[in-house]
RNA sequence: AAGAUGGUCGCGUGAGAGCCCGCCGGCCGGGAGGCUGCGCGGGCGCCGAAGGGGCAAGGAUGGCGCCGGAUACGCCGCCGAAACUCUCAGGCCAAUGGAGCGCGACAGGACG
Numbered sequence: 001a002a003g004a005u006g007g008u009c010g011c012g013u014g015a016g017a018g019c020c021c022g023c024c025g026g027c028c029g030g031g032a033g034g035c036u037g038c039g040c041g042g043g044c045g046c047c048g049a050a051g052g053g054g055c056a057a058g059g060a061u062g063g064c065g066c067c068g069g070a071u072a073c074g075c076c077g078c079c080g081a082a083a084c085u086c087u088c089a090g091g092c093c094a095a096u097g098g099a100g101c102g103c104g105a106c107a108g109g110a111c112g
Stems, first nucleotide, its partner, number of pairs: 007106007018044006024037005045092003051088001052086003058079002062076004
């Protein structure tokens, strides 16, 4: 079950954080200089919503100790969530990306 959760695809929506220096190219300017680039290099700073890492309650009872025995107790481990946290990755004009959410379609079939 007149089909949930979750999955795939399509459309829509979608936050945060930057400055400085040098070089190269283009444009404007008489010049100083200014603007510019999904350019290159360096310095310090910052964001968290691709992805990734960490853990609470609790769970199971893996090892050791204690023990007549123990599933009790103690210690060390294992499993264990996120929008929390870390900032590895990624990002800090725009674009791209972007968790999540809404709508639709498809498969699926109770795994909720």

Glycine riboswitch aptamer from an Actinomycetota bacterium, 112 nucleotides, folded computationally. Of the family's consensus pairs, 90% are formed in the model.